Record summary: Predicted 3D model of a 117-nucleotide RNA (Glycine riboswitch aptamer) from an uncultured bacterium. Rfam family: Glycine riboswitch aptamer. Its family is annotated with glycine biosynthetic process in the Gene Ontology. The model forms 91% of the base pairs in the Rfam consensus. The prediction has a mean pLDDT of 79. It was read from a public genome assembly, where an Rfam model found it.
[in-house]
RNA sequence: CAGCAGAUCUCGGGGAGAGAGUUGGGGCCAAGUGGGCUCUGACCGCCGAAGGGGCAAGUUCAGGCCAAAAAAGGGCAGCGGACGAAUCUCUCAGGCAAAAAGGACCCAGAUUUGAUC
Numbered sequence: 001c002a003g004c005a006g007a008u009c010u011c012g013g014g015g016a017g018a019g020a021g022u023u024g025g026g027g028c029c030a031a032g033u034g035g036g037c038u039c040u041g042a043c044c045g046c047c048g049a050a051g052g053g054g055c056a057a058g059u060u061c062a063g064g065c066c067a068a069a070a071a072a073g074g075g076c077a078g079c080g081g082a083c084g085a086a087u088c089u090c091u092c093a094g095g096c097a098a099a100a101a102g103g104a105c106c107c108a109g110a111u112u113u114g115a116u117c
Stems, first nucleotide, its partner, number of pairs: 004114007012107003019044001021043009045096003051092001052090003058083004064076003
């Protein structure tokens, strides 16, 4: 120097799923029409990849048992407590035609930190 692991940034690149649902109200547009768009409330049906919640193995702690004269130390079990992951799970939040927005995660570039050499 390159590579490895991490952090931050970039209107950078890629990026899924699920009802064009029913209905009340407001606004705008149209006007041989009972329609279109949008906002909001209720209801039914769904998705999970913003965020958030939950947990396994395992580790550990008090206590228990084993051997031991006692202590230290060791071993065993796993009722209780603590820690403990996700793309698993819950569906609180968010989302459900196209478009837009969002989007875990991956990539690119820049800056930076660390370990090794």